Bacterial RNase P class A from a bovine gut metagenome, 344 nucleotides, folded computationally. Its Rfam family is "Bacterial RNase P class A". The family's RNA type in Rfam is ribozyme.

RNA sequence: AGUCGGUCAGACGGUUGCGGAUAGAAAUAUCUGAGGAAAGUCCGAGCCCCGCAGGGCAGAAUAGCGGCUAACGGCCGCCGAGGGUGACCUUAGGGAAAGUGCAACAGAGAUAUACCGCCGCAAAUGGCUUUGGUUUUACCACUGAUUGCGGUAAGGGUGGAAAGGCGAGGUAAGAGCUCACCGGUCCCACGGGAACGUCGGGACCCUGUAAACCCUAUUCGGAGCAACGCUGACUGUAACGAUACGCUUGCUCGGCGUGUUACGAAAAGCGGCUUGAGCGCACGGAGCAAUCCGGCGUCGAGAUAGAUAACCGUCCACGACAGAACUCGGCUUAUCGACCGACU
Numbered sequence: 001a002g003u004c005g006g007u008c009a010g011a012c013g014g015u016u017g018c019g020g021a022u023a024g025a026a027a028u029a030u031c032u033g034a035g036g037a038a039a040g041u042c043c044g045a046g047c048c049c050c051g052c053a054g055g056g057c058a059g060a061a062u063a064g065c066g067g068c069u070a071a072c073g074g075c076c077g078c079c080g081a082g083g084g085u086g087a088c089c090u091u092a093g094g095g096a097a098a099g100u101g102c103a104a105c106a107g108a109g110a111u112a113u114a115c116c117g118c119c120g121c122a123a124a125u126g127g128c129u130u131u132g133g134u135u136u137u138a139c140c141a142c143u144g145a146u147u148g149c150g151g152u153a154a155g156g157g158u159g160g161a162a163a164g165g166c167g168a169g170g171u172a173a174g175a176g177c178u179c180a181c182c183g184g185u186c187c188c189a190c191g192g193g194a195a196c197g198u199c200g201g202g203a204c205c206c207u208g209u210a211a212a213c214c215c216u217a218u219u220c221g222g223a224g225c226a227a228c229g230c231u232g233a234c235u236g237u238a239a240c241g242a243u244a245c246g247c248u249u250g251c252u253c254g255g256c257g258u259g260u261u262a263c264g265a266a267a268a269g270c271g272g273c274u275u276g277a278g279c280g281c282a283c284g285g286a287g288c289a290a291u292c293c294g295g296c297g298u299c300g301a302g303a304u305a306g307a308u309a310a311c312c313g314u315c316c317a318c319g320a321c322a323g324a325a326c327u328c329g330g331c332u333u334a335u336c337g338a339c340c341g342a343c344u
Base pairs, nucleotide, nucleotide: 001344002343003342004341005340006339007338008337010315011314012313013312014311015310016309018033019032020031021030022029023028035321039332040331042330043329044328045327046326047224049222050221059220060219061218062217063216064078065077066076067075068074079093080091081090082089083088094215095214099213100212101209102208103207115156116155117152118151119150120149121148122147123146125144126143127142132140133139134138164182165181167179168178169177183206184204185203186202187201188200189198190197191196228271229270230269231268236263237262238261239260240259244258245257246256247255248254278298279297280296281295283294284293285292286291316319
């Protein structure tokens, strides 16, 4: 000068107030009261209600290998690729040989192309001094430019990308056309538990793009604690109504009420609700690690429209982001500053 990991989140004291627990007849007393993210609600679960014979389509998520875990799209280790002098960091890592699409601008041509150039053939034309051929002012060979037809991806230029690269052979000129070497993909061999690796052998349909459609494999029913369970005031609805009592006209039938049962039901009450995959350890063991096993210690909010606050004193480095609402395991995002450890 950096890289990685971790810890703390102003401290101490006093007074008053609020939520909860315990004790008490009461007054009151004692104890206790937000976070590392309580946040976003993005994953995975517990719990709970609804749905569900079985299968398929659609849709969504994930995508190297192995391990950890209750589970995961999380974590750890490793492999491959990329970056860094290095500690280390990043990774959107299946398939382009199923098919379809796309590749702007530039460029002749973007998955197939002939613009320039190179080569062959044909036509018409110019040169011919010497050299080549014939007997000649002529013709052929040779050579220059033009036109047409064809071959060619070596060279030029464009581009992120131009038939994998490069050399030799080959050819009229060229071309994986052939061969050696190098790169890539696949198969075999060897090494590794696997991804994968290799101075080995063989084959080859060798542009990129799947964060384009698509294909392959695996997983996935829906809703959330205002879930859900219990009790139920007021009264409503339905059914029953044998006997009895009251009212309805003196009597009878009928009707209504008292009664029984069921349903519904208050922003009502109680439970769910915090002892749980809990937390801590400078402890022992296994493991590189995540993590697991054992030991010891410990209980750290539980409200319900919602308490966790206000004031005072002392000190310092002058204090960030932020407030529980059923509970855990992760991820992501926000965060004044201070400290510790390992490494380059």